Description:
The RNA shown here (Bacterial small signal recognition particle RNA) has 86 nucleotides and comes from a soil metagenome. The model forms 96% of the base pairs in the Rfam consensus. Its mean pLDDT, the model's own confidence on a scale to 100, is 75. It matches the Rfam family "Bacterial small signal recognition particle RNA". Rfam's curators write: The signal recognition particle (SRP) is a universally conserved ribonucleoprotein involved in the co-translational targeting of proteins to membranes. Rfam classes the family as a non-coding RNA gene.
RNA sequence: GGCGCCUCCGCGACGAUAAAUCGAAAAUUCCGCCAGGGCCGGAAGGCAGCAACGGUAUCGAUCGACUCGUGCGCCGGAGAUACGCU
Numbered sequence: 001g002g003c004g005c006c007u008c009c010g011c012g013a014c015g016a017u018a019a020a021u022c023g024a025a026a027a028u029u030c031c032g033c034c035a036g037g038g039c040c041g042g043a044a045g046g047c048a049g050c051a052a053c054g055g056u057a058u059c060g061a062u063c064g065a066c067u068c069g070u071g072c073g074c075c076g077g078a079g080a081u082a083c084g085c086u
Base pairs, nucleotide, nucleotide: 001086002085003084004083006079007078008077009076010075011073012072013070014069015068016067020062021061022060023059024058030055031054032053038047039046040045
């Protein structure tokens, strides 16, 4: 001096997650809109509001990062050079 080992960075791989998409969804205490029916009213009209419908908390699946992680890598770069080999 070189190689290994070691450290950092990049790249890759793998895993997880955010977001996105799809589905289910308050049965008892969610929100909206509330047919019918109810209540008030002389009427006009108003009030509360069940079901249905729409949505949400939430749950599941798919996908999955420019996020996070990794006893990963016959990959690239830089550093260090105590130790090993030469």